Small-subunit ribosomal RNA, central domain from Candidatus Aquicultor secundus, 347 nucleotides, folded computationally.
The coordinates come from a structure-prediction model, not an experiment, and the mean pLDDT is 87.
Context: one part of a larger RNA
RNA sequence: CUGGGCGUAAAGGGUACGUAGGCGGCUGGGCGUAUCGGCUGUGAAAGCCUCCCGCAAAACGGGAGGAGGUCAGCCGAGAUUAUCCUCCUAGAGCGCAGUGGAAGGAAGUGGAACUCCCGGUGGAGCGGUAAAAUGCGUUGAUAUCGGGAAGAACUCCAAUGGCGAAGGCAGCUUCCUAUACUGCAGGCUGACGCUGAGGUACGAAAGCCAGGGGAGCGAUGCGGUUCGACACCCGCGUAGUCCUGGCUGUAAAAGUUGGGCACUAGCCCUGGGCAAUUACAUUGCCCGGGACGAAGCUAACGCGACAAGUGCCCCGCCUGGGGAGUACGGCCGCAAGGCUGAAAACC
Numbered sequence: 001c002u003g004g005g006c007g008u009a010a011a012g013g014g015u016a017c018g019u020a021g022g023c024g025g026c027u028g029g030g031c032g033u034a035u036c037g038g039c040u041g042u043g044a045a046a047g048c049c050u051c052c053c054g055c056a057a058a059a060c061g062g063g064a065g066g067a068g069g070u071c072a073g074c075c076g077a078g079a080u081u082a083u084c085c086u087c088c089u090a091g092a093g094c095g096c097a098g099u100g101g102a103a104g105g106a107a108g109u110g111g112a113a114c115u116c117c118c119g120g121u122g123g124a125g126c127g128g129u130a131a132a133a134u135g136c137g138u139u140g141a142u143a144u145c146g147g148g149a150a151g152a153a154c155u156c157c158a159a160u161g162g163c164g165a166a167g168g169c170a171g172c173u174u175c176c177u178a179u180a181c182u183g184c185a186g187g188c189u190g191a192c193g194c195u196g197a198g199g200u201a202c203g204a205a206a207g208c209c210a211g212g213g214g215a216g217c218g219a220u221g222c223g224g225u226u227c228g229a230c231a232c233c234c235g236c237g238u239a240g241u242c243c244u245g246g247c248u249g250u251a252a253a254a255g256u257u258g259g260g261c262a263c264u265a266g267c268c269c270u271g272g273g274c275a276a277u278u279a280c281a282u283u284g285c286c287c288g289g290g291a292c293g294a295a296g297c298u299a300a301c302g303c304g305a306c307a308a309g310u311g312c313c314c315c316g317c318c319u320g321g322g323g324a325g326u327a328c329g330g331c332c333g334c335a336a337g338g339c340u341g342a343a344a345a346c347c
Stems, first nucleotide, its partner, number of pairs: 004318003007301002012315001014202004021195003025088001028085003034080001035077007042069001048066007091192001092189003095184005103177007110154001115149007125136002162169002207247006216241002221236004258314006266292001268290009296303002320347002329340004
């Protein structure tokens, strides 16, 4: 380089937006870039192919012809491609009228529970385990009633449910912001599209910096248990978990399945909307979530209109194991570390 691949064998970037680039709907016309045809030139010799000839044959050699192009010039073609002009509405977007949702941000607010504090009742245990002990308790615990404080999380509803690009999102109310879906006698624009190397933004948990906060839980730690116990189990408990601002940039960031468009049997459950009709039910259509399966695919498992089927476009990635996601270098980070990422030895 070609070829083959990426659900589970090596392999989909954590996710999105978007630059360059690649690719791109429909009508007519111009041009003639790519493309195609013809002619001329050129494509040295050797080599290659065909024929003839010379060594007895072959190899080898001699001769003649041919083939060979991302070539150049000229002439021509005009479908496709590029480009320019033009037309269109099926892609894309906008508008108008509606709908659903734990989508995001900010402020406010509610009840239950746990803990602590104060007071009442009460009087010997409580707690914990397989059993115990440490621990708590006559300075009155546990239990129970009343009052108060503080922090964190939101039972039921709740779902095989919904929303979001992903991470993720759940008490209630208000404000601000974003998206999706449905309908339109098709009201507007008229290809404005798809993808996306670099880049930028977002990105669970843990961790880091500064300041707050600290009820419960609880790495590390201390004590108990145990022959021992830097374990399980039990009693405590620091960081942390929470808030504000900044950093980190990772994950089994998973559907282990990149994005877009088109096409290819059905059937069942379910969320949202519209219509028949006006309400339930039902039926039909559109968008979404899931179960089973025809064809097809697959090594099998399985996938099966939400494809892992059939095709096209673009990006990322793989190339035996191990060394190793290591070393070195570079870039980033306060650090922890991250990104990029080898080789030798060995099998």